[in-house]
RNA sequence: GGAUCCUUAGCUCAGUUGGUUAGAGCGCGUGCUUCACACGCACGAGGUCGCAGGUUCGAGUCCUGCAGGAUCCA
Numbered sequence: 001g002g003a004u005c006c007u008u009a010g011c012u013c014a015g016u017u018g019g020u021u022a023g024a025g026c027g028c029g030u031g032c033u034u035c036a037c038a039c040g041c042a043c044g045a046g047g048u049c050g051c052a053g054g055u056u057c058g059a060g061u062c063c064u065g066c067a068g069g070a071u072c073c074a
Stems, first nucleotide, its partner, number of pairs: 001073007010026004019057001028044005050066005
C1' cells in the first nucleotide's frame, strides 16, 4: 500500500424482509427474604446503535467518506 470482517447499555453479545416503543445475560441500584451475609424473587436506572453525510414516508439495518480494531496478502 491492497483485500475482507467488526464497532449496539459498564462488560459479553442478539437484533429476521428497512416499519412505528431497541433487547438478553452478567454487572449496578432499591425493595422482599435472613439474626446477618450469600442465594433466590420483584422492580428500576443505564443507549448520540463509532463519527459525519446521503437514499427513503420511515435507517441499528441500505449507500459514501472518515476514525478505531482484527485477520490475510504484498
Annotation:
Model confidence (mean pLDDT): 81 of 100. This is a predicted structure of a 74-nucleotide RNA (transfer RNA) from an Acidobacteriaceae bacterium. It matches the Rfam family "tRNA". The family's RNA type in Rfam is transfer RNA. The organism belongs to Acidobacteriaceae, within Bacteria. It was read from a public genome assembly.